[in-house]
């Protein structure tokens, strides 16, 4: 330099154009002498900026970050 993939709560992953969800972790409550476990509830997320669309996590463009492959010079 060329090409490909990925980016979603604190962590790991779903959602392939129509209300962003689950598990773990966190917080609160119930229970308990106290805790743990169990149960109930709560909070928290789409890398950034544009475009297409009635509607974008999803499709397109650019940028940013990470990973992989190929090549060139020395």
């Nucleotide at each position: 330099g060329g090409g490909a993939g990925c980016g979603u709560c604190g962590g790991u992953u779903a959602a392939c154009g129509g209300u962003a969800a689950a598990c773990c972790a966190g917080c609160a409550g119930u229970c308990u002498c106290c805790a743990a476990a169990a149960c109930u509830g709560c909070a928290a997320c789409u890398g950034a900026a544009g475009g297409u669309u009635c509607a974008a996590u999803u499709c397109c463009u650019u940028c940013c970050g990470c990973u992989c492959c190929c090549g060139c010079c020395a």
Overview
Predicted 3D model of a 74-nucleotide RNA (transfer RNA) from an Elusimicrobiota bacterium. The source organism's lineage runs through Bacteria, Pseudomonadati and Elusimicrobiota. Its Rfam family is "tRNA". By type it is a transfer RNA. About the family: Transfer RNA (tRNA) molecules are approximately 80 nucleotides in length.